RNA sequence: GAUCCUAUGGUCUAGUGGUUAUGAUGUCGCCCUUACAAGGCGAAGAUCGGCAGUUCGACUCUGCCUAGGAUCA
Numbered sequence: 001g002a003u004c005c006u007a008u009g010g011u012c013u014a015g016u017g018g019u020u021a022u023g024a025u026g027u028c029g030c031c032c033u034u035a036c037a038a039g040g041c042g043a044a045g046a047u048c049g050g051c052a053g054u055u056c057g058a059c060u061c062u063g064c065c066u067a068g069g070a071u072c073a
Base pairs, nucleotide, nucleotide: 001072002071003070004069005068006067007066010025011024012023018056027043028042029041030040031039049065050064051063052062053061
């Protein structure tokens, strides 16, 4: 320098252009226990990497940028 892939709660992750963005784990509260762990119930936590475009409507499609990764030179 060229091509391709990835970016969604603290972490990991699901999500055919249309209802309130899914689950796990972690955190917090309550229950249970003599206590801890495990278990049960509940809560908070994302403006979906950024800026534009297409569309009645974008996490989803397109372009550029940023960051990370892979291959080639």
Notes:
Transfer RNA from Candidatus Iainarchaeum sp., 73 nucleotides, folded computationally. The RNAcentral record of the sequence draws on ENA. Its mean pLDDT, the model's own confidence on a scale to 100, is 81. The organism belongs to Candidatus Iainarchaeum, within Archaea. It matches the Rfam family "tRNA". It is annotated as a transfer RNA. Rfam links the family to the GO term triplet codon-amino acid adaptor activity. Rfam describes the family as follows. Transfer RNA (tRNA) molecules are approximately 80 nucleotides in length.